[in-house]
RNA sequence: GCGAGCGUAGUCUAGCCUGGUAGGACGUAGCCUUGCCAAGGCUAUAACCCGGGUUCAAAUCCCGGCGCUCGCA
Numbered sequence: 001g002c003g004a005g006c007g008u009a010g011u012c013u014a015g016c017c018u019g020g021u022a023g024g025a026c027g028u029a030g031c032c033u034u035g036c037c038a039a040g041g042c043u044a045u046a047a048c049c050c051g052g053g054u055u056c057a058a059a060u061c062c063c064g065g066c067g068c069u070c071g072c073a
Stems, first nucleotide, its partner, number of pairs: 001072007010026004020056001027045006049065005
């Protein structure tokens, strides 16, 4: 330099192809349960890498950028 994949709560991840309420687990906080702890139950908590375009509507489609990983040279 060329090509490919990936980027979503503090952490791991589903959803993207086929646009329509952002979901799950762990964590954290509160409450319940228990003689205490652990385990368990309930509730709360917080996210779509950045900019632009298309659209009534974008995590999703298109363009550009940034970062990480891999391949080729």

The RNA shown here (transfer RNA) has 73 nucleotides and comes from a Candidatus Micrarchaeota archaeon. Its Rfam family is "tRNA". It is annotated as a transfer RNA. The prediction has a mean pLDDT of 82.